[in-house]
RNA sequence: CGGCGAGCUAGGCGGGGGGUUAGCGGUCCCCUGUACCAGAAAUCCGCUAUACGCUGGGCCGAAGCUCGGGGAAGGCGCUGGAACCCUGCGUCGACCUAACUUUCGACGAGGAAGUCCCGUCCCGCAGGGUCGGCGGCGGUAGGGCCUCGGUCGUAAGGUCGAGGAGAACUGCCCUCACCUGUCGAACCCGGCUAGGGGCGGAAGUCAGCAACCGUGGGCAGGACGUGCGACGCUUGCGGACAACGGGACGGAGAUCGGGGUUAGCAAUCGCCGUGGGGGGAAGGCGUCAACUUCGGGCGCGCUCGCCG
Numbered sequence: 001c002g003g004c005g006a007g008c009u010a011g012g013c014g015g016g017g018g019g020u021u022a023g024c025g026g027u028c029c030c031c032u033g034u035a036c037c038a039g040a041a042a043u044c045c046g047c048u049a050u051a052c053g054c055u056g057g058g059c060c061g062a063a064g065c066u067c068g069g070g071g072a073a074g075g076c077g078c079u080g081g082a083a084c085c086c087u088g089c090g091u092c093g094a095c096c097u098a099a100c101u102u103u104c105g106a107c108g109a110g111g112a113a114g115u116c117c118c119g120u121c122c123c124g125c126a127g128g129g130u131c132g133g134c135g136g137c138g139g140u141a142g143g144g145c146c147u148c149g150g151u152c153g154u155a156a157g158g159u160c161g162a163g164g165a166g167a168a169c170u171g172c173c174c175u176c177a178c179c180u181g182u183c184g185a186a187c188c189c190g191g192c193u194a195g196g197g198g199c200g201g202a203a204g205u206c207a208g209c210a211a212c213c214g215u216g217g218g219c220a221g222g223a224c225g226u227g228c229g230a231c232g233c234u235u236g237c238g239g240a241c242a243a244c245g246g247g248a249c250g251g252a253g254a255u256c257g258g259g260g261u262u263a264g265c266a267a268u269c270g271c272c273g274u275g276g277g278g279g280g281a282a283g284g285c286g287u288c289a290a291c292u293u294c295g296g297g298c299g300c301g302c303u304c305g306c307c308g
Base pairs, nucleotide, nucleotide: 001308002307003306004305005304006303007302008301011060012059013058014032015031016030017029018028022048023047024046025045026044036057037056038055039054064298065297066296067295068294069293070292071291074288075287076286077285078284079283084278085277086276087275088274089273090272092270093269094268096264097263098262099261100260101259102258103257105255107253114249115248116247117246118245119244120243122239123238124237125236126235127234128233129231130230131229132228133226134225135224138173139172140171141170142169145164146163147162148161149160150159151158152157178222179221180220181219182218183217189214190213191212197206198205199204
């Protein structure tokens, strides 16, 4: 002096962009890429241009550090404005309306469009028919009945007055409110009353059950009445009239659909053009830059041992 080994030290154990920050780092996000572990950290953690992380461990160890050129992932700034969406306006077109024209099919001198009349359908009014529902008027006079009282008589009874009920009885009047049949209130309906009963010397007389007749009432039927109802019944008058049927006039078109032309066009839709708004691609410029590549610069320290 060089090589190898061991022990140390300076140092190293990723980088970049964004965000945040007065600023520098970190936790956060992103891009690279492989270059320790653990812990805390956005009301934040450690710092101050000597900022380019902190705390506790571990590894490597002169390992490495740094400059410039080329390429370059990715990002950032400026510019740029595409696709697409919304909206305003305008032309044109579609839709819509009107007129004209043309064509196809069914129709038309065995008669089109149109006009008139009649009928059907509809509405209003006034009637009829059938069926059904509902309804049963009142007055007057007399007699009688019931209750109470007075009075007369030898009994049964006679007579007078008052009041009441609800028709019924008789006559007359009124109303459309009458007729027929049947059943009937057993008892505070009437008439007539066999038998039986009471009074009486008798003649007679009284109350009165059943039955019979009638009445209130019930049922059925008929007639009558009834701005009560129903009915695919029916008549007349008037009205409205889109449609259907029939008739007359009329004398050649007329209707549905399709096509075309013209005019109009409120709203809506479509194409194109244009204004505005949103949106943000490609591109361009600049900048940062992982990574890669080429070429440089600096450094290559200290101690010990062995070998040459």
The RNA shown here (Archaeal signal recognition particle RNA) has 308 nucleotides and comes from a Hadesarchaea archaeon. NCBI's taxonomy places the organism under Archaea, Methanobacteriati, Hadarchaeota (SeqCode), Hadarchaeia (SeqCode). Its mean pLDDT, the model's own confidence on a scale to 100, is 77. Its Rfam family is "Archaeal signal recognition particle RNA". The family is grouped with related families in Rfam's "SRP clan". The sequence was found by an Rfam model in a public genome assembly.